The prediction has a mean pLDDT of 88. This is a predicted structure of a 351-nucleotide part of an RNA (small-subunit ribosomal RNA, central domain) from an uncultured bacterium. RNAcentral holds the full RNA, with entries from ENA, Greengenes and SILVA.

[in-house]
Context: one part of a larger RNA
């Protein structure tokens, strides 16, 4: 490489845009590059095939002929691929009229709770564990009532329930703003799909630098536990977490399941939409069709678990990925980074 795979056995990039490139709907007409064909010419000799001879035979030698995928020239065909010009709407995309939503960004704003202060009642404890201690506390704590002063999260609703490409998103009210869906068929007229390189996005942790700092809380101090306790418990407690701005680019960034487009029983729940029917009417009900998001389950398909119209079935396009373990996501070199580190990525040597 061929081949054969990638839910769990190695193996889907963390996610999206989109270059270049790969592949792409119906239909007319031309053109004849790709394709298919006759035919010239070329395709060296030697070798190989094959017909004949020459050394006694053979090997070996001479002779004639075949092969010789290929190129180049002419001639013909034009289905399907391309190319060009031309048309269509089913794919895409838009305009119109609704429709759900924690989708985003920024302002402002609300109660509860912990915490700390000030005042008041009021006294000897409190707090905390398996049991204890350390702590706090007559300089007056916990307990209670009032008022204040800050962060930070948002109880009920809350839902295998919604949005979002993924990370993710949940008091409330504005403003600015992406996307979806469902009808309607007005418009455009294949404008797609996927996407090596590239760019943007990207939990938490961590870093810069100004600020904030209630609770929690690595690091740390102490108490206890034990044989020891650099730990589990406890009392504090620093970075952090919170906000702006930049950086950092990893996660069991997971459905451990790449994008996309077709077809292949069904049942039943549940979110948002349409039609019909059934009802004075509004709700509720029936039935169907479009899209989410479960669950059960046939064919099929799987090593087996399972999966099963949200496919791991049938089948096509593209990319990305694997090839015993261990050494290793290691060194070495390069990019990137402030740093910490990250991307790319062997090899000896051993099983």
């Nucleotide at each position: 490489u061929u081949g054969g795979g990638c839910g769990u056995a190695a193996a889907g990039a963390g996610c999206u845009c989109g270059u270049a490139g790969g592949c792409g709907g119906u239909u007319u007409g031309u053109c004849g590059c790709g394709u298919c064909u006759g035919c010239c010419g070329u395709g060296a000799a030697a070798u190989u095939c094959u017909g004949g001879g020459g050394c006694u035979c053979a090997a070996c030698c001479c002779u004639g002929g075949g092969c010789g995928u290929g190129c180049g020239g002419u001639g013909g065909g034009u289905a399907c691929g391309g190319g060009c010009a031309g048309a269509c709407u089913g794919g895409a995309g838009u305009g119109c009229g609704g429709u759900a939503g924690g989708g985003g960004a920024g302002a402002c704003u609300g109660g509860a709770a912990u915490u700390c202060c000030u005042g008041g009642u009021g006294u000897a404890g409190c707090g905390g564990u398996g049991g204890a201690a350390u702590g706090c506390g007559c300089a007056g704590a916990u307990a209670u009532c009032a008022g204040g002063a800050g962060g930070a999260a948002c109880a009920c609703c809350g839902g295998u329930g919604g949005c979002g490409a993924a990370g993710g998103c949940g008091g409330g009210u504005c403003u600015c703003u992406g996307g979806g869906c469902c009808g309607u068929u007005a418009c455009u007229g294949a404008c797609g799909c996927u996407g090596a390189g590239g760019a943007g996005c990207g939990a938490a942790a961590g870093c810069a630098u100004g600020g904030g700092g209630a609770g929690c809380g690595a690091a740390c101090a102490g108490g206890a536990u034990u044989a020891g306790a650099u730990a589990c418990c406890c009392u504090g407690g620093u970075a952090g977490u919170c906000c702006a701005u930049g950086c950092c680019g990893u996660a069991a960034a997971c459905g451990u399941u790449g994008g996309g487009a077709a077809c292949u029983a069904g049942g039943u729940g549940u979110g948002g939409g349409g039609u019909c029917c059934a009802u004075u009417c509004c709700a509720c009900g029936g039935a169907u069709u479009c899209u989410g998001c479960g669950c059960c389950g046939u064919a099929g398909c799987u090593a087996a678990c399972g999966c099963a119209u949200u496919a791991a079935g049938u089948u096509c396009c593209c990319c990305g990925c694997c090839u015993g373990g261990g050494g290793a996501g290691u060194a070495c070199g390069g990019c990137c980074g402030c740093a910490a580190g990250g991307c790319u990525a062997a090899a000896a040597c051993u099983c």